[in-house]
Molecule: Bacterial RNase P class A
RNA sequence: AGAGCUUGUUAGGCAGUCGCUGUUUCGCAUCCUUUAUUGGGCGCGGGAUGGAGGAAAGUCCGGGCUCCACAGGGCAAAGUGCCAGGUAACGCCUGGGCGGCGCGAGUCGACGGAAAGUGCAACAGAAAGUAUACCGCCUAAGUCUGCUUCGGCAGAACGGUAAGGUUGAAAUGGUGCGGUAAGAGCGCACCGCAUGGCUGGUAACAGUCCAUGGCGAUGGAAAACCCCACUCGGAGCAAGACCAAAUAGGGAUCCAAUGGCGUGGCCCACGCUGGAUCCGGGUAGGUCGCUAGAGGUGCAUGGCGACAUGCAUCCCAGAUGAAUGACUGUCCACGACAGAACCCGGCUUACAGACAAGCUCUUCUU
Numbered sequence: 001a002g003a004g005c006u007u008g009u010u011a012g013g014c015a016g017u018c019g020c021u022g023u024u025u026c027g028c029a030u031c032c033u034u035u036a037u038u039g040g041g042c043g044c045g046g047g048a049u050g051g052a053g054g055a056a057a058g059u060c061c062g063g064g065c066u067c068c069a070c071a072g073g074g075c076a077a078a079g080u081g082c083c084a085g086g087u088a089a090c091g092c093c094u095g096g097g098c099g100g101c102g103c104g105a106g107u108c109g110a111c112g113g114a115a116a117g118u119g120c121a122a123c124a125g126a127a128a129g130u131a132u133a134c135c136g137c138c139u140a141a142g143u144c145u146g147c148u149u150c151g152g153c154a155g156a157a158c159g160g161u162a163a164g165g166u167u168g169a170a171a172u173g174g175u176g177c178g179g180u181a182a183g184a185g186c187g188c189a190c191c192g193c194a195u196g197g198c199u200g201g202u203a204a205c206a207g208u209c210c211a212u213g214g215c216g217a218u219g220g221a222a223a224a225c226c227c228c229a230c231u232c233g234g235a236g237c238a239a240g241a242c243c244a245a246a247u248a249g250g251g252a253u254c255c256a257a258u259g260g261c262g263u264g265g266c267c268c269a270c271g272c273u274g275g276a277u278c279c280g281g282g283u284a285g286g287u288c289g290c291u292a293g294a295g296g297u298g299c300a301u302g303g304c305g306a307c308a309u310g311c312a313u314c315c316c317a318g319a320u321g322a323a324u325g326a327c328u329g330u331c332c333a334c335g336a337c338a339g340a341a342c343c344c345g346g347c348u349u350a351c352a353g354a355c356a357a358g359c360u361c362u363u364c365u366u
Base pairs, nucleotide, nucleotide: 001362002361003360004359005358006357007356008355009354010353012331013330014329015328016327017326018325020051021050022049023048024047025046026045027044028043030041031040032039053337057348058347060346061345062344063343064342065236066235067234068233078231079230080229081228082096083095084094085093086092097111098109099108100107101106112227113226117225118224120220134165135164136161137160138159143156144155145154146153147152173191174190175189176188177187178186192215193213194212195211196210197209198207199206200205240288241287242286243285250279251278252277253276254275255274259273260272261271262270263269295314296313297312298311299310300309301308302307332335
């Protein structure tokens, strides 16, 4: 210098004008209340001050909170699945192991069990698990056929074999030597594998270690059922709690039933019909839940780390037709994805540019 890896930070800046919204304060007007501008409600105006994100998103996991259910235990269903640790908890995070990829920094992994059982493997192929033999190779023994000088010789598969060929995603350890009729862990050496031990490690697991086993033992697949271990009640802030009008309906008490109301000038008549008070449930509407929290920042200590503990310091949206905006000037590197609705911890997805730290590979110079 070039090419990369990992972990973080930031998310246009400054100034002015006009708005929107939460809180607070002052003034004015009005209503209720009080001995009292005493206390409170509502409205308008002025001042001060706060006002989206790293993902506010997807709503996929985990928890808080709320209501409902629940003596205790089990089954089912669902989920998780190498080991250790962190955490309120998790399917998250950290560290480690094993395996795949990369020269490397690193990165990816549904990563328990196929020796309990059931089922599965298209096509091809002899054969896909009770193993088996298409081509090929062999004819020692036994068998069959032919010949025979009766000693044997030749041929063959309905016999032996699994080295070689052929199929497939996958074919029952590999290389070499011996061995054999031909072959074969049939025997041996080395490598691999399995089981047991030893050593190291908390463990997963590991080993130029020891012993045993020829290895069709124990092939694959559990993202087939299943088995094993662990977790797990349901619904969600439109949860839920409180205050509570009009109208209609419900209940209780009392009164009237010779009543009351209407038509009508009045009577008769006709039509309609109980009245008053109190209580409780629900609706409209309002208040709370609502944002001080597993909270942020800094420092110290412990830990490889996730994280924990202590001290100091800060308060940082809270709406409910739902605010967080618009315009102007100026500067630059010309600005991406995108908008809270009960709150946190994660994961996933979207994202222009800029910056920081640590590390890797290649080339060059000194």